[in-house]
């Protein structure tokens, strides 16, 4: 840091420091001095590996991960429906991210 593959509407916070910003990126929107973000402790959750199991069922929590909103929401194209029209709105695919697991 790159490629493959699969996956994102489910599920889990609380305290100690610190002291202004955070939600990838652009726009919305939203979170925050009733303390962000971050670090440290403790707990939880169970996606992929793993392990137990005949088992695509259920467990366990070792290894990655993760614990505010759908990956907050929209970005690009298609087709429906609304609208004179600009635009709006469902729906499906794509982009881009985030996580795995494996290979360069």
């Nucleotide at each position: 840091u790159u490629c493959u593959u699969a996956u994102c509407a489910a599920g889990a916070g609380c305290g100690a420091c610190u002291g202004a910003g955070g939600g990838a990126c652009a726009g919305g929107c939203c979170c925050u001095g009733u303390g962000a973000c971050g670090u440290c402790g403790c707990g939880g959750c169970a996606a992929c590996c793993u392990c137990c199991g005949a088992a695509a069922a259920g467990g366990a929590a070792g290894g990655u991960g993760c614990c505010a909103a759908a990956u907050c929401c929209u970005g690009c194209g298609a087709a429906g429906c609304c609208a004179u029209a600009a635009g709006g709105u469902u729906u499906c695919g794509g982009a881009a991210g985030a996580u795995a697991a494996g290979g360069g």